[in-house]
């Protein structure tokens, strides 16, 4: 230099054929219980902006196709395996 894979919340990892992005789990933060904890069990948990309801914006990163993209195309990174 070539080829082929991955890339999604704090973390792992889902998301059918392109149609509600974040199920499910850990982790972490509030609460019942308790005499105190442990366990358990219930509510939260991507960012911004607002008391709030809501609205906007996020799937490495830049474009592109389309009513609509994490999901398809281009290019570009990081990392991993191939062959030279």
């Nucleotide at each position: 230099g070539c080829c082929g894979g991955u890339g999604u919340g704090g973390u792992g990892g889902a998301a059918u054929u392109g149609g509600u992005a974040g199920a499910c789990a850990c982790a972490a933060g509030g609460g019942a219980c308790u005499u105190a904890a442990a366990a358990u069990c219930c509510c939260u948990c991507g960012g911004u902006a607002g008391c709030a309801a809501u609205a906007c914006c996020g799937u490495a990163c830049c474009g592109g196709u389309u009513c609509g993209a994490g999901u398809c195309c281009g290019g570009u990174c990081a990392c991993c395996g191939g062959c030279a």

The RNA shown here (transfer RNA) has 84 nucleotides and comes from an uncultured Clostridia bacterium. Model confidence (mean pLDDT): 81 of 100. It matches the Rfam family "tRNA". Rfam classes the family as a transfer RNA. The sequence was found in a public genome assembly.